[in-house]
Predicted 3D model of a 73-nucleotide RNA (transfer RNA) from a Planctomycetia bacterium. Its Rfam family is "tRNA". The family's RNA type in Rfam is transfer RNA. The sequence was found in a public genome assembly. The coordinates come from a structure-prediction model, not an experiment, and the mean pLDDT is 82. NCBI's taxonomy places the organism under Bacteria, Pseudomonadati, Planctomycetota, Planctomycetia.
RNA sequence: GGGGGAUUAGCUCAGUUGGGAGAGCACCACAAUGGCAUUGUGGGGGUCAGGGGUUCAACUCCCCUAUCCUCCA
Numbered sequence: 001g002g003g004g005g006a007u008u009a010g011c012u013c014a015g016u017u018g019g020g021a022g023a024g025c026a027c028c029a030c031a032a033u034g035g036c037a038u039u040g041u042g043g044g045g046g047u048c049a050g051g052g053g054u055u056c057a058a059c060u061c062c063c064c065u066a067u068c069c070u071c072c073a
Base pairs, nucleotide, nucleotide: 001072002071003070004069005068006067007066010025011024012023013022019056027043028042029041030040031039032038049065050064051063052062053061
């Protein structure tokens, strides 16, 4: 330098018809216990990496950029 892949909550990751943004863990509150551990219920938390385009509508399709992984040279 070229090819391929990844980027979504604090962490690990789902998300296929293009129309609802989610799970587990973590965090907060409450309940159960004499207390802890633990369990249950509820809650807070998002620039879907950034920019542009297409579309009535984009995490999702197209282009560019950034970072990481991998292959070729």